A computed fold for a 162-nucleotide RNA from uncultured Gemmiger sp., annotated as Lysine riboswitch aptamer.
C1' cells in the first nucleotide's frame, strides 16, 4: 500500500400484508339561507377557459402521504442531510416564480441509538428532517495502572492474505 472477511445494537434502508388514524373530513345528492354576474374563490402575478364562493339540515361517504404490527429482503456511509441539475412529476391550460415528489451527481455534514429543547413537515400530542445540550455506548489514540480520566472519527477499527 492493495484486496478479502467482519464488529457495533432499541442497528440503518427497501418490499408486501393486515390494522387503527387521516373523518363522520374532502366529495355527491336532496332542501333552506345568501353574497355576485365572473367581480370574489380555485399556490402568487399576467392572460384563458372552466365551475359560482360562502353557511347550514337530512341521507350517503372516501382516498394519498404520514403510523403499528407481522413477514420478507438488502446491508455496517448501512443511511440520513445539505448542495448542483434551462433531467422528470404534480397544484385547471401556457409564461414567469413558489411548494411538494420523483432521479443524477457530488467522500459538503453526521460513527450510534435515546432523551430534552427550539425550527420546519404534516390532520395530529404519531412520526419524520434540521439544530443545541445531555448522558450512554462501540472504536481508535493519549495519560495512566487508578477510573464515573481526555481527546479524535467511518477516508476510522479489527482479522486475515499478498
Nucleotide at each position: 500500500u492493495g484486496a478479502u472477511a467482519g464488529a457495533g445494537g432499541u442497528g440503518c434502508g427497501g418490499a408486501a400484508g393486515u390494522c387503527a388514524u387521516c373523518a363522520g373530513u374532502a366529495c355527491c345528492g336532496c332542501g333552506g339561507g345568501g353574497c355576485a354576474c365572473a367581480a370574489a374563490g380555485g399556490c402568487g402575478u399576467g392572460c384563458g377557459a372552466c365551475c359560482g364562493a360562502c353557511c347550514u339540515g337530512c341521507g350517503g361517504g372516501a382516498a394519498a402521504g404520514g403510523g403499528a404490527c407481522u413477514u420478507u429482503u438488502g446491508c455496517c456511509g448501512a443511511a440520513g442531510g445539505g448542495g448542483a441539475c434551462u433531467c422528470u412529476g404534480u397544484c385547471c391550460g401556457c409564461a414567469c416564480g413558489g411548494g411538494c415528489g420523483g432521479g443524477u451527481c457530488u467522500g459538503c455534514c453526521u460513527g450510534g441509538g435515546c432523551c430534552a429543547g427550539c425550527g420546519g413537515a404534516a390532520a395530529a400530542c404519531a412520526u419524520c428532517c434540521g439544530u443545541u445540550g445531555g448522558a450512554c455506548u462501540g472504536u481508535c489514540a493519549c495519560c495512566u495502572u487508578g477510573g464515573u480520566g481526555u481527546g479524535g472519527a467511518g477516508c476510522g477499527c479489527u482479522a486475515u492474505c499478498a
Lineage of the source: Bacteria > Bacillati > Bacillota > Eubacteriales > Gemmiger.
RNAcentral holds the sequence, with entries from MGnify.
The prediction has a mean pLDDT of 79.